[in-house]
RNA sequence: UGUAAAAAUGGGCAAACCGGCUUAAAAGUCGGGACGCAAAGUUAUGGGCCUAAAGCUUUUAUGCCAUGGUUGCCAGGCUGCUUAA
Numbered sequence: 001u002g003u004a005a006a007a008a009u010g011g012g013c014a015a016a017c018c019g020g021c022u023u024a025a026a027a028g029u030c031g032g033g034a035c036g037c038a039a040a041g042u043u044a045u046g047g048g049c050c051u052a053a054a055g056c057u058u059u060u061a062u063g064c065c066a067u068g069g070u071u072g073c074c075a076g077g078c079u080g081c082u083u084a085a
Stems, first nucleotide, its partner, number of pairs: 004083002012037002017032006035072001041078003045075003048070003055064002
């Protein structure tokens, strides 16, 4: 340095839920809170999934559709702490 994730140390993040704000919605963000996570750091690049305002369509019930979202859905890219074999 690389691989790996055993043990240990110092730590880190924060699900559900509750409340405020934004939003058409999905969802996001702030505070509380911890289910868990060795990348649960970052990136929307590929796939999956969620939503459907506008648009198109319709028998005006509806249906289609991402330019919106999800990185704690999977994978890839970039970066990082510790240290056995």
Molecule: c-di-GMP-I riboswitch aptamer
Organism: Clostridiales bacterium